[in-house]
Context: one part of a larger RNA
RNA sequence: AAUGAACGCUGGCGGCAUGCCUAACACAUGCAAGUCGAACGAGAUCCUCGGAUCUAGUGGCGCACGGGUGAGUAACGCGUGGGAACCUACCUUUUAGUACGGGACAACGUUUGGAAACGAACGCUAAUACCGUAUACUCCCUCCGGGGGAAAGGUCAGCCGCUAAAAGAGGGGCCCGCGUCUGAUUAGCUUGUUGGUAAGGUAAUGGCUUACCAAGGCGACGAUCAGUAGCUGGUCUGAGAGGAUGAUCAGCCACACUGGGACUGAGACACGGCCCAGACUCCUACGGGAGGCAGCAGUGGGGAAUAUUGGACAAUGGAGGCAACUCUGAUCCAGCAAUGCCGCGUGUGUGAUGAAGGCCCUAGGGUUGUAAAGCACUUUCAACGGUGAAGAUGAUGACGGUAGCCGUAGAAGAAGCCCCGGCUAACUUCGUGCCAGCAGCCGCGGUAAUACGAAGGGGGCGAGCGUUAUUC
Numbered sequence: 001a002a003u004g005a006a007c008g009c010u011g012g013c014g015g016c017a018u019g020c021c022u023a024a025c026a027c028a029u030g031c032a033a034g035u036c037g038a039a040c041g042a043g044a045u046c047c048u049c050g051g052a053u054c055u056a057g058u059g060g061c062g063c064a065c066g067g068g069u070g071a072g073u074a075a076c077g078c079g080u081g082g083g084a085a086c087c088u089a090c091c092u093u094u095u096a097g098u099a100c101g102g103g104a105c106a107a108c109g110u111u112u113g114g115a116a117a118c119g120a121a122c123g124c125u126a127a128u129a130c131c132g133u134a135u136a137c138u139c140c141c142u143c144c145g146g147g148g149g150a151a152a153g154g155u156c157a158g159c160c161g162c163u164a165a166a167a168g169a170g171g172g173g174c175c176c177g178c179g180u181c182u183g184a185u186u187a188g189c190u191u192g193u194u195g196g197u198a199a200g201g202u203a204a205u206g207g208c209u210u211a212c213c214a215a216g217g218c219g220a221c222g223a224u225c226a227g228u229a230g231c232u233g234g235u236c237u238g239a240g241a242g243g244a245u246g247a248u249c250a251g252c253c254a255c256a257c258u259g260g261g262a263c264u265g266a267g268a269c270a271c272g273g274c275c276c277a278g279a280c281u282c283c284u285a286c287g288g289g290a291g292g293c294a295g296c297a298g299u300g301g302g303g304a305a306u307a308u309u310g311g312a313c314a315a316u317g318g319a320g321g322c323a324a325c326u327c328u329g330a331u332c333c334a335g336c337a338a339u340g341c342c343g344c345g346u347g348u349g350u351g352a353u354g355a356a357g358g359c360c361c362u363a364g365g366g367u368u369g370u371a372a373a374g375c376a377c378u379u380u381c382a383a384c385g386g387u388g389a390a391g392a393u394g395a396u397g398a399c400g401g402u403a404g405c406c407g408u409a410g411a412a413g414a415a416g417c418c419c420c421g422g423c424u425a426a427c428u429u430c431g432u433g434c435c436a437g438c439a440g441c442c443g444c445g446g447u448a449a450u451a452c453g454a455a456g457g458g459g460g461c462g463a464g465c466g467u468u469a470u471u472c
C1' cells in the first nucleotide's frame, strides 16, 4: 500500500460499485422456454349467423443461446503464431424450379386396464407430417454407358414460404511450433504401444478402429509417477526488474445428484430431454411410480462470514410470429449490509468578570479556554409542504411522485475510535505493589510506575477508528 474480508467500539446523509472465499452438502415452495390459428383437422364459448375468441392434439421453429459453478483437468485445456483434409440452421447475394399422384397416424368416437403415473384394442380424419413417380441443375460414382437423387403450400392479389446449386458473412470441428506449478526421498515408461500397407469409420485428417507386416516410440533439455491447480485479458504491490493473485467485468474450457450410453437435430452425446446402473428423498391401494436449485429468490447444515421466497418487461438484448403480440429471475430497477471508494454535514461570527466546575499546584497561581454562557447570523444535508423531469421514436416508464427546482421552521436531528516508555506525534496526579495486569520488538510491574487501572491534559485519524488474517 492492498482485500469479495471477519471481529470489537461507534454510527448522520448521498452517489457509484460489491456481497457463500466454507459443504460440486441436502433441498420445502414459487417462478427461470416458449411461440406460431397467415401449416392442419377437431372441440368449446359468444354473438349481429358468418364471423370473433379460446383450448388439447398433429406440424414448424426454438429449447445446443442466455443464466450458474470451478468438481475434474498439468492437457493442444489455455495463451500466442501458423496450417489443411472439413461442416454450417437462421442471415446476405446470384441462378433455376415449385409438376403428377398415394397411403397413414394423433386429436376424436366406442370399449377397456390401472390406486396413481400412464396406457391397450377397434374405427374415422387433415396438413407446410409421411411416401411414390416425373423432371432439373454448376449433384455424386464411373466415364463406353449406366446408376442414385428435389420441392409445399399459406395468405390475398402486397407478400411469407419450399427445393436444388454457387458464393459470402458469422459460427464451429481438426492438426502443428512455442510458452504454461512443485517433487528425483518418483529413473526408467510404453504393446494399438511407434511406423507402414489395406479396409472400415467420420463432416473431415489421423491407430480413430480392425487385419497383416516391421520393432519401434518417449526419457536427466526430467519421460513415467505423485501432489497441487480451471487458463487468460487482467488485479494487487513495486522506481523498475520482479513477486503474489485469477472475486466482480470480458474471452476460452470443463461440469450439471454419481457413473455409463446413445437418440433427435444444422449444431448436444444435451443444467430445467431420453435410456441403464448406483446412492439418497418422496407417493403407494405394495402391484408399481416420481425427483435432481453448481438458474432467481428462499430453507436446513457447515462456517469468523456473505442479502429479498421484491417490481417490471419501460429500456437493451434474445425466442417464436407477416404482424398485433406472447414469453424472458437474461436484463433494467427497487430492498438489505459503513463491505469498499468518493463527496457532504454535524454550524458561522463575536464574545475575558479569562465565569462556574474539573485537574494540577511551590497555595501565589496555572490549565481546560474563545472553549462555554451571552449577543448577532446562516440553513448545506435531514424534516415538512408544493412542483416535477430526461431516460421514449407517433403511442408505451417498472424505477417513481424518484432526481431536480421552489417554499417553510429552527442551531435546530447528526462524533466517535485508538494512542501518549523508545521505535512513534503526544505527561501529570491518584490507585496498585513481580499482585492485578500490559506487550508488535526491546521490555514494564517487588511502595514515589510518563509502560498496569482511573482521572485531568495532550497527540492521531474521523463516520469511522482499532484488532486479527493474508499478499507485495
Stems, first nucleotide, its partner, number of pairs: 001471003005468005012344006018337002020302001025300003029297003034061003039058002042055006068255003077180007086172003091168008099133004108123006139148004153160002181227003188218003193215008230252004234245004257278005280291004308334001310333003316330001317328004347377004357368004381413001383408005391399001416461005421442003427456005437444002
Predicted 3D model of a 472-nucleotide part of an RNA (small-subunit ribosomal RNA, 5' domain) from an uncultured bacterium. RNAcentral holds the full RNA, with entries from ENA and SILVA.